[in-house]
Context: one part of a larger RNA
RNA sequence: CGUUGGAGAAUUGAGGGGUUCAGACCUUAGUACGAGAGGACCGGGUCUGACGCACCACUGGUGCACCGGUUGUUCCGUCAGGAGCACGGCCGGGUAGCUAAGUGCGGAAGGAAUAAGCGCUGAAAGCAUCUAAGCGCCAAGUCCCUCCCAAGAUGAGUUCUCCCUAUAGGAGCGUGGAAGACGACCACGUUGAUAGGGUGCAGGUGUAAUUGCAGUAAUGUAUUGAGCCGAGCACUACUAACAUCCAAUAG
Numbered sequence: 001c002g003u004u005g006g007a008g009a010a011u012u013g014a015g016g017g018g019u020u021c022a023g024a025c026c027u028u029a030g031u032a033c034g035a036g037a038g039g040a041c042c043g044g045g046u047c048u049g050a051c052g053c054a055c056c057a058c059u060g061g062u063g064c065a066c067c068g069g070u071u072g073u074u075c076c077g078u079c080a081g082g083a084g085c086a087c088g089g090c091c092g093g094g095u096a097g098c099u100a101a102g103u104g105c106g107g108a109a110g111g112a113a114u115a116a117g118c119g120c121u122g123a124a125a126g127c128a129u130c131u132a133a134g135c136g137c138c139a140a141g142u143c144c145c146u147c148c149c150a151a152g153a154u155g156a157g158u159u160c161u162c163c164c165u166a167u168a169g170g171a172g173c174g175u176g177g178a179a180g181a182c183g184a185c186c187a188c189g190u191u192g193a194u195a196g197g198g199u200g201c202a203g204g205u206g207u208a209a210u211u212g213c214a215g216u217a218a219u220g221u222a223u224u225g226a227g228c229c230g231a232g233c234a235c236u237a238c239u240a241a242c243a244u245c246c247a248a249u250a251g
Stems, first nucleotide, its partner, number of pairs: 001152001005163007015149003021049007033038001051106005059100004066093005071086006110144003117137004164251001169246003173189005194240003197236005203229003211222004
């Protein structure tokens, strides 16, 4: 831009795409078969591998500044306590998120027409013959079924509801997002929990500083599971979402 008034939702499925795997064990059954040795088809059950999709409760990884420890040095006048730099200085852990090695699911069953093949009836050709007329069975393959996309399917479909002049609705602007390169998408804009902040909780680290006590001191101990704490979960308008524009001749 189109889909022929505009708009918001919900859909149909033309068409397209994905998937399509394998093994072991138990049983049937030491049965059928076979002199024996050996040893099934068919069917039932269990488990596993690889692959694929999804997810983060569990087990872990990461988590560039969340917590702690610690070396050297410079600085905050000094002690204590801290800050900067040294690969994130090094080391030990680690929330959310993202993840696999983690865990949940999948390729099940079924239908149709067939291939090779196996048949029935059966002539041409008094026989025979699955084929010439006619009728069956049969594959991990084909088409359905199943999962995903899908009306630019210009053949532009269908259903419901709303709107009639600044109204339905939309845009822009703003606050943001498990959405994202940017557009887009989604949530929200005071009739408000959208983000920040605050409070509480979860969670992480691991008992802060100060002071008291013990010790000559290093240090220990009590206050104390303390203090600090990014992304998590709630609550709370304290801060910022102020203000504005476009929009169909009832087609």